[in-house]
RNA sequence: CCACCAUCCAGAGCGGCCGAGAGACCUGGCUCGACGACGCCGCAGCAACCCCCGCGUGGAGGGUGCUCACGCCAGGACCGAUGGGGG
Numbered sequence: 001c002c003a004c005c006a007u008c009c010a011g012a013g014c015g016g017c018c019g020a021g022a023g024a025c026c027u028g029g030c031u032c033g034a035c036g037a038c039g040c041c042g043c044a045g046c047a048a049c050c051c052c053c054g055c056g057u058g059g060a061g062g063g064u065g066c067u068c069a070c071g072c073c074a075g076g077a078c079c080g081a082u083g084g085g086g087g
Base pairs, nucleotide, nucleotide: 001087002086004084005083006082007081008080013043014042015041016040017039021032022031023030025076026075027074028073029072044067045066046065048064049063050062052058053056071079
């Protein structure tokens, strides 16, 4: 990178740095943001998948992931994201 399978209305935030947009893309709305968003780092947490064990409404030790709002909402499209095994 490609195709396949599963999931996407549950859950979980503080500190430091940065400095203007951010919430994937298009249209419309809405929300977050100089009382510092987004992003990065650290710590903490959650427990979706794989793993683990005493196998249960278990654990958070290992590999990913996630921690405003249902993937923010509606419509759209070769939609997207995450995990797993495969090529």
The prediction has a mean pLDDT of 87. The RNA shown here (SAM riboswitch aptamer (S box leader)) has 87 nucleotides.